[in-house]
This is a predicted structure of an 87-nucleotide RNA (c-di-GMP-I riboswitch aptamer). Model confidence (mean pLDDT): 83 of 100. The sequence was found by an Rfam model in a public genome assembly.
RNA sequence: UAAUCAUAAAGGCAAACCGGGGGAAACCUCGCGACGCAAAGCUAUGGGGUCUAAAGCCGCACCGGCCAUGACCGCCCGGCUACUGAU
Numbered sequence: 001u002a003a004u005c006a007u008a009a010a011g012g013c014a015a016a017c018c019g020g021g022g023g024a025a026a027c028c029u030c031g032c033g034a035c036g037c038a039a040a041g042c043u044a045u046g047g048g049g050u051c052u053a054a055a056g057c058c059g060c061a062c063c064g065g066c067c068a069u070g071a072c073c074g075c076c077c078g079g080c081u082a083c084u085g086a087u
Base pairs, nucleotide, nucleotide: 003087004086005085006084012037013036018031019030020029021028022027035074041080042079043078046077047076048075049072050071051070056066057065058064
């Protein structure tokens, strides 16, 4: 330096619930809290998938239907980067 791996140690992240804030919602964020994670770091302008449906369109209206330009990388494959230890 590269590949493979994750038993121990050090260190890291933090699901659900609950509370504050943001948002139409999905969801995000802060605190609390640990279900899990060897990339649970980044990439949604790499591909697939999922969630929501404000605006818009359809529809007399209520109700409802369609739709991403919104969201998720802790759904999968890929790309980029990286700590500790072992071989």